A computed fold for a 523-nucleotide part of an RNA from an uncultured bacterium, annotated as small-subunit ribosomal RNA, 5' domain.
Its mean pLDDT, the model's own confidence on a scale to 100, is 83.
RNAcentral holds the full RNA, with entries from ENA.

Context: one part of a larger RNA
RNA sequence: GAUGAACGCUAGCGGCAGGCUUAACACAUGCAAGUCGAGGGGCAGCAUACUUAGCAAUAGGUGAUGGCGACCGGCGCACGGGUGAGUAACGCGUGAGCAACAUGUCUGUAUCAGAGGGAUAAUCCGGGGAAACUUGGUCUAAUACCUCAUAAUAUUACUGAGAGGCAUCUCUUGGUUCUUAAAACUCCGGUGGAUACAGGUUGGCUCGCGUAACAUUAGUUAGAUGGUGGGGUAAUGGCCUACCAUGACGAUGAUGUUUAGGGGUUCUGAGAGGAAGGUCCCCCACACUGGAACUGAGACACGGUCCAGACUCCUACGGGAGGCAGCAGUGAGGAAUAUUGGUCAAUGGACGGAAGUCUGAACCAGCCAUGCCGCGUGCAGGAAGACGAUUCUAUGGAUUGUAAACUGCUUUUGUAUGGGAGCAAUAAUGUGUAUGUAUACACAGAUGAGAGUACCAUACGAAUCAGCACCGGCUAACUCCGUGCCAGCAGCCGCGGUAAUACGGAGGGUGCAAGCGUUAUCC
Numbered sequence: 001g002a003u004g005a006a007c008g009c010u011a012g013c014g015g016c017a018g019g020c021u022u023a024a025c026a027c028a029u030g031c032a033a034g035u036c037g038a039g040g041g042g043c044a045g046c047a048u049a050c051u052u053a054g055c056a057a058u059a060g061g062u063g064a065u066g067g068c069g070a071c072c073g074g075c076g077c078a079c080g081g082g083u084g085a086g087u088a089a090c091g092c093g094u095g096a097g098c099a100a101c102a103u104g105u106c107u108g109u110a111u112c113a114g115a116g117g118g119a120u121a122a123u124c125c126g127g128g129g130a131a132a133c134u135u136g137g138u139c140u141a142a143u144a145c146c147u148c149a150u151a152a153u154a155u156u157a158c159u160g161a162g163a164g165g166c167a168u169c170u171c172u173u174g175g176u177u178c179u180u181a182a183a184a185c186u187c188c189g190g191u192g193g194a195u196a197c198a199g200g201u202u203g204g205c206u207c208g209c210g211u212a213a214c215a216u217u218a219g220u221u222a223g224a225u226g227g228u229g230g231g232g233u234a235a236u237g238g239c240c241u242a243c244c245a246u247g248a249c250g251a252u253g254a255u256g257u258u259u260a261g262g263g264g265u266u267c268u269g270a271g272a273g274g275a276a277g278g279u280c281c282c283c284c285a286c287a288c289u290g291g292a293a294c295u296g297a298g299a300c301a302c303g304g305u306c307c308a309g310a311c312u313c314c315u316a317c318g319g320g321a322g323g324c325a326g327c328a329g330u331g332a333g334g335a336a337u338a339u340u341g342g343u344c345a346a347u348g349g350a351c352g353g354a355a356g357u358c359u360g361a362a363c364c365a366g367c368c369a370u371g372c373c374g375c376g377u378g379c380a381g382g383a384a385g386a387c388g389a390u391u392c393u394a395u396g397g398a399u400u401g402u403a404a405a406c407u408g409c410u411u412u413u414g415u416a417u418g419g420g421a422g423c424a425a426u427a428a429u430g431u432g433u434a435u436g437u438a439u440a441c442a443c444a445g446a447u448g449a450g451a452g453u454a455c456c457a458u459a460c461g462a463a464u465c466a467g468c469a470c471c472g473g474c475u476a477a478c479u480c481c482g483u484g485c486c487a488g489c490a491g492c493c494g495c496g497g498u499a500a501u502a503c504g505g506a507g508g509g510u511g512c513a514a515g516c517g518u519u520a521u522c523c
Stems, first nucleotide, its partner, number of pairs: 001522003005519005012375006018368002020333001025331003029328003034075003039072002042068002046066003049062005082286003091211008101203002106199007114148004124137005154179001157176008184191002212258003219249003224246008261283004265276004288309005311322004339365001341364003347361001348359004378409004388400005414460006423450001429444007467512005472493003478507005488495002
């Protein structure tokens, strides 16, 4: 000098930031991922309309309309958010490569959408179960599922020509052959569907170099190193497998053990270095512990599935349910770390044609002097140098001290009253302009959680506001009293045994200041 700090004493305000470093310990409760009726069959509930009974209240009927619980279907749930346990590794950083790869949504180009079929959920009728849930029968729809047709610059096999390179080879262009597609809805404006190619984005894999400690770890290794055939993958590869060979790594530190997420960066330092990796950003890994796959463009999936285990809970004892390292919150641990808050107004995300819905992402507010920065606790005058206190060489001086009193001024702050933002861009819709005719631009046009907050004005009145540590040397700042190697101090040197500037108190002083000291850690 620094800190995600803690502790002691003290404490007026604001802005900006930060806030479980320990038990990747266990979790009550609420919320954190839904959305689409412009895909579908429908109608549980709500509203409207119509209608039946009734004097009325009210009760009933009709999917007819708005809309919509549950259901089928689509997209999303692989993003966003959390944590750092594991990992000394192509994990990360940096630079290359893929002639060995994939890529939903998005953009562009080209072409296409013909014909048919069988189911199933919901509903309805039953059964079982304490529950979780499960099961049988009948019926039905689709952008759900299946079959046929058509199709190439896609795929399979064979074959011809040309060009190129980087070893395996790659690219371009022909021929024959094999296989594979589709879905409709509509407010008639469109929106969607299929195939191929190109782009974009995102990812996968490989390699060079760099990446902690210990040699009181010296030898290690049988899928081990390589080859051939096969399998598997989007793709290369002992990735897996059969056979064959006996290799491969190692004092330029293998193997083993310990420790650890990596980087951008941060702290310190003149630098070289040393130390750290909290907040923010990028990458990685993990989601009660271990294992596995399914779906999907993408997961071997935090709020999905299955199995095993530990733990907790429910039970009618037969059987079931759960996973906060999401946001709050609770217990425990600890020196120690916050609210079971508000809003989708903005930014962004999912779905939707849109309106919109959802969003503990995000934006805000609350708590904490935890840090940094800023402001205030007045300013000017005022000597009888007052009283008091401390002190001395004591009829008197010195210090506190222009300090106070007193006079004048100001009102930051405070209190009261009144006014009052920016953050809002625009969506739907309307009008106009332009053309490439469905887009762009311009104008009008709803919407503010924070918040009646920030800020502004007026009134009042010095009014409401200072502590902490130190004073032997290092190190700025000295006297008196008490104590008497006691009580105590102390970072180091060292103080204290009767005149202690070093202990305790007082007066005075010094330093910093809403903080000041101590402790811990790094340079």